[in-house]
RNA sequence: CAGUGCUACAGCCACACCCGUCGCGAGUCGGGGUCGGAAAGCCAACGGGUCUCAUGAGACGGCCGGGUUGCCACU
Numbered sequence: 001c002a003g004u005g006c007u008a009c010a011g012c013c014a015c016a017c018c019c020g021u022c023g024c025g026a027g028u029c030g031g032g033g034u035c036g037g038a039a040a041g042c043c044a045a046c047g048g049g050u051c052u053c054a055u056g057a058g059a060c061g062g063c064c065g066g067g068u069u070g071c072c073a074c075u
Base pairs, nucleotide, nucleotide: 002075003074004073005072012037013036017032018031019030020029022027035062041068042067043066046065047064048063049060050059051058052057
């Protein structure tokens, strides 16, 4: 530098659920929690999908593909 994801000690993230917060709502944010995750980091102004709505517009990156940056291990 390239490829791969069988191996994750330490460290990282945090579904459902509970409490608080903001929102009409999908849901967001904070705390607890720990089903899981090797990008469960980021991009919704990349495409598809699902969901909400006051039909103007919004939500989900832990639905899939894609883009981009990075960790560990192996070759």